Predicted 3D model of a 399-nucleotide part of an RNA (large-subunit ribosomal RNA, domain III) from Marinicellulosiphila megalodicopiae. Rfam family: Bacterial large subunit ribosomal RNA.
Context: one part of a larger RNA
RNA sequence: GAGUAACGAUAAAGGGAGUGAAAAACUCCCUCGCCGGAAGACCAAGGUUUCCUGUCCCAUGUUAAUCAGGGCAGGGUGAGUCGACCCCUAAGGUGAGGCUGAGAAGCGUAAUCGAUGGGAAACGGGUUAAUAUUCCCGUACUUGUUAUAGCUGCGAUGGAGAGACGGAGAAGGUUAAGUGAUCCAGGCGAUGGUUGUCCUGGUUUAAGGUAGUAGGUAAGGGGAUUAGGCAAAUCCGGUCCCCUCUCUUUAGUGAGAAUACUGAGAGCCGAAUACGGUGAGUCUACGGACUCCGAAGUCACUGAUACCAUGCUUCCAGGAAAAUCUUCUAAGCUUCAGGCUAUAACGAAUCGUACCCCAAACCGACACAGGUGGUCAGGUAGAGAAUACUAAGGCGCUU
Numbered sequence: 001g002a003g004u005a006a007c008g009a010u011a012a013a014g015g016g017a018g019u020g021a022a023a024a025a026c027u028c029c030c031u032c033g034c035c036g037g038a039a040g041a042c043c044a045a046g047g048u049u050u051c052c053u054g055u056c057c058c059a060u061g062u063u064a065a066u067c068a069g070g071g072c073a074g075g076g077u078g079a080g081u082c083g084a085c086c087c088c089u090a091a092g093g094u095g096a097g098g099c100u101g102a103g104a105a106g107c108g109u110a111a112u113c114g115a116u117g118g119g120a121a122a123c124g125g126g127u128u129a130a131u132a133u134u135c136c137c138g139u140a141c142u143u144g145u146u147a148u149a150g151c152u153g154c155g156a157u158g159g160a161g162a163g164a165c166g167g168a169g170a171a172g173g174u175u176a177a178g179u180g181a182u183c184c185a186g187g188c189g190a191u192g193g194u195u196g197u198c199c200u201g202g203u204u205u206a207a208g209g210u211a212g213u214a215g216g217u218a219a220g221g222g223g224a225u226u227a228g229g230c231a232a233a234u235c236c237g238g239u240c241c242c243c244u245c246u247c248u249u250u251a252g253u254g255a256g257a258a259u260a261c262u263g264a265g266a267g268c269c270g271a272a273u274a275c276g277g278u279g280a281g282u283c284u285a286c287g288g289a290c291u292c293c294g295a296a297g298u299c300a301c302u303g304a305u306a307c308c309a310u311g312c313u314u315c316c317a318g319g320a321a322a323a324u325c326u327u328c329u330a331a332g333c334u335u336c337a338g339g340c341u342a343u344a345a346c347g348a349a350u351c352g353u354a355c356c357c358c359a360a361a362c363c364g365a366c367a368c369a370g371g372u373g374g375u376c377a378g379g380u381a382g383a384g385a386a387u388a389c390u391a392a393g394g395c396g397c398u399u
Stems, first nucleotide, its partner, number of pairs: 013031006032396004040376004046356002050354001051075006060068002080141002082352003086119003092113003098107003122139005142348011153333002158328004166315004172308003177302005183202005188196001204274001208269003215262004219244008228236002245256003275297001279292005316319001362371002378390004
């Protein structure tokens, strides 16, 4: 220079009360403003205690601070079903033997790892200052072991099926959600009107069980035979024969039905003493806690990008694997073991779970106008997830 520039988005503040040494900034109340495909809610990654409570204000906070993601102390994360672990494999990695190389080492079979993929099962309500599909209440489901009873050809690292998959497009059936009405509770107007076709609020409930609908796919069953499936097979594949309703056709030609498999949703149960308001009473650290009473809880329309659907149609560029599962036998076992069904008992370990998560808590040296994958998607207008206003909810960006 200079008590100058600056104090990090121009979304915005004003008033009252409280606390306090002190209040523009903290707490509560009223009004105003901003976001609302986000500036709301929930996860993954990453962070690692930042979460909650009490207390404190040296430093941190671009100012003050009674406040805080700051200091100090205490508390907090509860799982058979969520995720991991586990079983399985992909790209890829490692790699006994092996091959190559002067060596270091490189490659690679068997094998073994490796999710971003496949594989059993839980929902609703309540509760804490802080956790909840984890605790509590209610109602479910899966799987394993053992025992008992009945029936019985069981058996794999092998065979077969299934698992099992692309892009685009279209139509349909539904549900979520919303809107209107019905019903229930309350209200009756400080200023002309407001007992009315008025106003405000509410009108909520899952998994699972039962049953098998709209729809989708396929003809199905029996028998015989068989150079294939590295051996075997009653399984799969090939070949042949027979059986099954209606209509139709020259035709066993075609269509439909029945049947089999699959399959949203609706109905019923779950389900009321749940949830749901006001009122009354007691206590109170004034936040609330406890007790009693506990209304209506229906219909219609609109309607998804969600479900049926890994479906259907179509196209060429022709769109993982393995395990689990079903079935078949081989060796073997065949008074056993094993398998199936039912019932009962017992078990389901370990780890994660707080909190932030388009951000003041992650990556950017900062409480940085930058960057960061996925899910949810109300109302009015609109083709729309654009845009504008708004709900729930959250903020007014620390001079």